[in-house]
RNA sequence: GGCUCGACACCGCCGAAUCGUUCCGACGAACCGGGGAACCAGGUCCCAGGGGUGAAUCCGCGGAUGCCGCGGUAGGGCGACUCUCUUCCGCCCGAACCCGUCAGCUAACCCGGUAGGCGGGAAGGGGAGAAGGA
Repeated sequence: GGCUCGACACCGCCGAAUCGUUCCGACGAACCGGGGAACCAGGUCCCAGGGGUGAAUCCGCGGAUGCCGCGGUAGGGCGACUCUCUUCCGCCCGAACCCGUCAGCUAACCCGGUAGGCGGGAAGGGGAGAAGGA
């Protein structure tokens, strides 16, 4: 000096998942989600139940088919001052869980959540701004 791994700090990203107080039991703020009238919407019966959080659905192929793998895809996210691109380019995700036969919308009102994970890079390009300099 280089490479790899780990820890701490700092910075940043996804996400509602942050901030403050505290006698450590909690409380408050902010943010997010659900339930729930009228009006509106919908409108027979039976079966295959149905619904919710989330971007996370759907299709094809294969297998040993309650499942798994692969390839796409609706959709979502990132590229470090901010915004933006009928997405110019590149990359990543495309999971998981809950309610328990019950939920359209929904004022009042009621209930609940504030977890977890990742990165230290090509800090891409165009346009419009901001800031700074002369």